[in-house]
The RNA shown here (Bacterial RNase P class A) has 315 nucleotides and comes from a marine eukaryotic metagenome.
The coordinates come from a structure-prediction model, not an experiment, and the mean pLDDT is 77.
RNAcentral holds the sequence, with entries from MGnify.
Its Rfam family is "Bacterial RNase P class A". From the family's description: Ribonuclease P (RNase P) is a ubiquitous endoribonuclease, found in archaea, bacteria and eukarya as well as chloroplasts and mitochondria.
RNA sequence: GCUAGAUAAUCGCUCAAUAUUUGAGAGGAAAGUCCGGGCUCCAAUGGACAAGACGCCAGGUAACACCUGGGAGAUGUAAGUCUACGGAAAGUGCAACAGAAAAAAUACCGCCCCUUAAGAGGUAAGGUUGAAAUGGUGUGGUAAGAGCACACCGCAUAACAGGUAACUGAUUAUGGCAAGGCAAACCCCGUCUGGAGCAAGACCAAAUAGAGACCCUUAAGUUCGUCCUGACUGGGUCAGGGUAGGUUGCUUGAAUUUUACGGCGACGUAAAAUCUAGAUGAAUGAUUAUCCAAGACAGAACCCGGCUUAUAGGC
Numbered sequence: 001g002c003u004a005g006a007u008a009a010u011c012g013c014u015c016a017a018u019a020u021u022u023g024a025g026a027g028g029a030a031a032g033u034c035c036g037g038g039c040u041c042c043a044a045u046g047g048a049c050a051a052g053a054c055g056c057c058a059g060g061u062a063a064c065a066c067c068u069g070g071g072a073g074a075u076g077u078a079a080g081u082c083u084a085c086g087g088a089a090a091g092u093g094c095a096a097c098a099g100a101a102a103a104a105a106u107a108c109c110g111c112c113c114c115u116u117a118a119g120a121g122g123u124a125a126g127g128u129u130g131a132a133a134u135g136g137u138g139u140g141g142u143a144a145g146a147g148c149a150c151a152c153c154g155c156a157u158a159a160c161a162g163g164u165a166a167c168u169g170a171u172u173a174u175g176g177c178a179a180g181g182c183a184a185a186c187c188c189c190g191u192c193u194g195g196a197g198c199a200a201g202a203c204c205a206a207a208u209a210g211a212g213a214c215c216c217u218u219a220a221g222u223u224c225g226u227c228c229u230g231a232c233u234g235g236g237u238c239a240g241g242g243u244a245g246g247u248u249g250c251u252u253g254a255a256u257u258u259u260a261c262g263g264c265g266a267c268g269u270a271a272a273a274u275c276u277a278g279a280u281g282a283a284u285g286a287u288u289a290u291c292c293a294a295g296a297c298a299g300a301a302c303c304c305g306g307c308u309u310a311u312a313g314g315c
Base pairs, nucleotide, nucleotide: 001315002314003313005291006290007289008288009287010286011285013025014024015023016022017021027297031308032307034306035305036304037303038302039197040196041195042194046228047227048226049225051193052192053191054190055189056070057069058068059067060066071085072083073082074081075080086188087187091186092185093182094181108127109126110123111122112121114119135153136152137151138150139149140148154177155175156174157173158172159171160169161168162167201248202247203246204245212238213237214236215235216234220233221232222231255274256273257272258271259270260269261268262267
């Protein structure tokens, strides 16, 4: 990654039709309801704010937070695997304990020097603590040290070269060089986003109380934010009466399979073939026989594309 017991007979259930016969009849996840849409309705008219989602680059797709390929980082001996991957000099905030000191942070031990008793000065190379302690190695220099100076490496900026790009570089030049980590912390930046949902909606039939009381009346109301615009309309509370039946939506679809071509790939184009559940207190079950891998997780309810979770055995 594929598969998800098989075959035959008898009885039984649901749907369709060319109708007393023939055909079809639960899944790879039907599960979760986590995303994206199709479709339906709401005066959806248009804006602003709020709120939410996503976050390297390039593609795929109806669309996506999905998939494919690439880059960077991490990890592994390796084949490979993983990533919530824009910004830390816009601001705020966090890092217990330990430690001298945890961010524009420090001097405990140590080293050097003066005094020679305390004490004062210099230092951050060595040591302690910690998940993390102001680039690394070497040489020179110094009282002892330090990018203090130099060489190489690292880092930053620019040029040049390669690449669609993210980025890359045994290239060139300049610079002693920013003061770390966390944004899956608040935040900043960029892009996107009406709401509700098949119990949506549409139609038919039937029945009743187009009856009652109170309040407000240019205020208020009209699908889950607020405000403006805009369209329509009287609005609210209490008690009470009728119906809850049927048809439709309902399965031909961004469909499946095969072949050819294009592409690293996701996938696309073309041709041909096929029609594979539509229940509604809810359909596919029972028995017998044989084979065998001895059967796990598990049952559609508008449909489709994903993700996540569960899973015996076989290939």